[in-house]
Predicted 3D model of a 519-nucleotide part of an RNA (small-subunit ribosomal RNA, 5' domain) from an uncultured bacterium. Its Rfam family is "Bacterial small subunit ribosomal RNA". Its family is annotated with ribosome and structural constituent of ribosome in the Gene Ontology.
Context: one part of a larger RNA
RNA sequence: GAUGAACGCUAGCGGCAGGCCUAACACAUGCAAGUCGAGGGGUAGAAGUUGCUUGCAACUUUGAGACCGGCGCACGGGUGCGUAACGCGUAUGCAAUCUACCUUAUACUAAGGGAUAGCCCAGAGAAAUUUGGAUUAAUACCUUAUAGUUAAUUGAAAAGGCAUCUUUUUAAUUAUAAAGAUUAAUUGGUAUAAGAUGAGCAUGCGUCCCAUUAGUUAGUUGGUGUGGUAACGGCAUACCAAGACGAUGAUGGGUAGGGGUCCUGAGAGGGAGAUCCCCCACACUGGUACUGAGACACGGACCAGACUCCUACGGGAGGCAGCAGUGAGGAAUAUUGGUCAAUGGGCGCAAGCCUGAACCAGCCAUGCCGCGUGCAGGAUGAAGCAUCUAUGGUGUGUAAACUGCUUUUGUACAGGAAGAAACACCUCUACGAGUAGAGACUUGACGGUACUGUAAGAAUAAGGAUCGGCUAACUCCGUGCCAGCAGCCGCGGUAAUACGGAGGAUCCAAGCGUUAUCC
Repeated sequence: GAUGAACGCUAGCGGCAGGCCUAACACAUGCAAGUCGAGGGGUAGAAGUUGCUUGCAACUUUGAGACCGGCGCACGGGUGCGUAACGCGUAUGCAAUCUACCUUAUACUAAGGGAUAGCCCAGAGAAAUUUGGAUUAAUACCUUAUAGUUAAUUGAAAAGGCAUCUUUUUAAUUAUAAAGAUUAAUUGGUAUAAGAUGAGCAUGCGUCCCAUUAGUUAGUUGGUGUGGUAACGGCAUACCAAGACGAUGAUGGGUAGGGGUCCUGAGAGGGAGAUCCCCCACACUGGUACUGAGACACGGACCAGACUCCUACGGGAGGCAGCAGUGAGGAAUAUUGGUCAAUGGGCGCAAGCCUGAACCAGCCAUGCCGCGUGCAGGAUGAAGCAUCUAUGGUGUGUAAACUGCUUUUGUACAGGAAGAAACACCUCUACGAGUAGAGACUUGACGGUACUGUAAGAAUAAGGAUCGGCUAACUCCGUGCCAGCAGCCGCGGUAAUACGGAGGAUCCAAGCGUUAUCC
């Protein structure tokens, strides 16, 4: 000098930040991922009309929840257990790769079919849940047709490169598409190519300590065939060979998420990896795959385990390292708050819905910064207190009283924002039915907050540590190697500037000291 700090004493305000470093310990409760009726069938309910047996039936309109289907749930948010690794950083490569939504271009969107949830009926079970029957729809599923700039195989020619090869042209065979909706103008769907974005893989270099760790390795190292993957590869498997790594530190052990950055320092270095950003890993512990463009998936599935809970003992349920909150641990770390107004995300044509992301508010001097606690005058230098060479002087000290002034702040009253521009709807303009532009209109959690004005009134506001030397600041009293102090040297045994108190002084100041850690 610094800190995600803690402790002691003290405390007026504001702005901006930060806030479980310990038990990746266990979690009550609420919320944190839904949305689409312009994909589908359609119910309860509501309103109306008619009929009448007056509380039922039929019809029309509307229509929640649930169900099928689509998209999202792989983002956003949390944590740092593991990991010494192509994990990260940096620089390259993929002639070894994929990419939903988005953009661009071209072409197409034809003909049929059988089911199944829901609804209805009948059951089982304490519950979670579940069985059978009948029946029905779709942008759900299946079959067929058509298609090439698609894919595979077999040929031919040309060009190029980086070894395997790549690109272009061409011939034959085989294989694979689609879905509709509506307000009639659109919007969807399928195929192919390109882009964008995101991801995957490979490689060079860098990346902590221990040699009181010296040898390690059998899918191990390489080859061939096959399989698998989006893709290369011992990735897997069969066979063959005997290799591969290592004092330039293999292997083993310990520790640890990495970086941008942060602290210190003139620098070189040394230390750290909170907040914010990028990457990685994880989601009670271990394993596995499914779905999907993308996961081996925090609030999905299955299995095993530990733990907790319910049970009618037959069987079931759960996962806060999301936001709050609870217990425990600890020196120690906050509210079971408000709003989707803005920014962003998901779905939707849109209105809109959802969003503990986010924006705000609450708590805490935890930090940084700013402001205030008055200003001017005022001496026969009051009183009190302290002290001395003691009829007196000196210090506190212009300090107080007293006089005048001001009102930051606080209090009261009044006014009162920016953050909002849009979307949608309406009007108009341009060109080409749509798009672009202009105008008008609407929307604020924070918040009656910030801010502004007026009023009265010095009114509402100072402490902490230190004073032997280092080190700025000295005397008196008490104590008497006691009580005690102390960072180091050391002080205290009767005149202690070093202990305790007082007066005075010094340094900082809403803080001041102590402790811990780093330079």